[in-house]
RNA sequence: CCCCGUUCUCAGGGCGGGGUGCAACUCCCCACCGGCGGUAUGCUGCGCAAGCGGCGAGCCCGCGAGCGCCCUUCCUUCGGGCAGGGGUCAGCAGACCAGGUGCGAUGCCUGGGCCGACGGUCACAGUCCGGAUGAGAGAGAACGCGC
Numbered sequence: 001c002c003c004c005g006u007u008c009u010c011a012g013g014g015c016g017g018g019g020u021g022c023a024a025c026u027c028c029c030c031a032c033c034g035g036c037g038g039u040a041u042g043c044u045g046c047g048c049a050a051g052c053g054g055c056g057a058g059c060c061c062g063c064g065a066g067c068g069c070c071c072u073u074c075c076u077u078c079g080g081g082c083a084g085g086g087g088u089c090a091g092c093a094g095a096c097c098a099g100g101u102g103c104g105a106u107g108c109c110u111g112g113g114c115c116g117a118c119g120g121u122c123a124c125a126g127u128c129c130g131g132a133u134g135a136g137a138g139a140g141a142a143c144g145c146g147c
Base pairs, nucleotide, nucleotide: 001146004144005143006142007141008140009139010138016030017029018028019027031127032126033116034115035063036062037061038060042055043054044053045052046051058114059113066092067091068089069086070085071084072083074081075080096112097111098110099109100108118130119129120128
C1' cells in the first nucleotide's frame, strides 16, 4: 500500500390495521421494505488557502442471487428424474415521469407514479414457509516471496 499473492472476517429489508370469506400476513382498502460497484449540481468534516476526506439513485450504467438454457454421470415406464458442472449462452432478469433550480440533474427540491425469482400453501405472496447453517456482487483486515 499503486499493482500482485495468501489467509481470515463480514456481506438483505419488509403485513401493522380494516374488509370479504369455511379458509387469506396470498384477494380488496390503508400500510411497510429496498443487496453490491459506478455516476454526482445535494449534505457534511478538516484546512488560512490551494485542496483533502466521508455520506449520497429500488426504477441511469453495470453486477449478484433465482428461474431458464447448455454439458456430463447415473436411473428411466422414454414422458422424464437425481446429482455435478458451465458462465455469457443472456431468454426471463423488474420499474419514472412532470414542474422547479442550475452551464449541467431520470441523481437535488416539490408533486404524482411504478417495480419486485423459483417452489409451497384450506385462496392468487416483494413482506409467510422452503432450497438457505447455501451461494454471492463486493467490502474490510492481517501478512509478504509482491510493488

A computed fold for a 147-nucleotide RNA from Hoeflea marina, annotated as FMN riboswitch aptamer (RFN element). The coordinates come from a structure-prediction model, not an experiment, and the mean pLDDT is 79. It was read from a public genome assembly, where an Rfam model found it. Taxonomically the source falls in Hoeflea (Bacteria, Pseudomonadota, Hyphomicrobiales, Rhizobiaceae).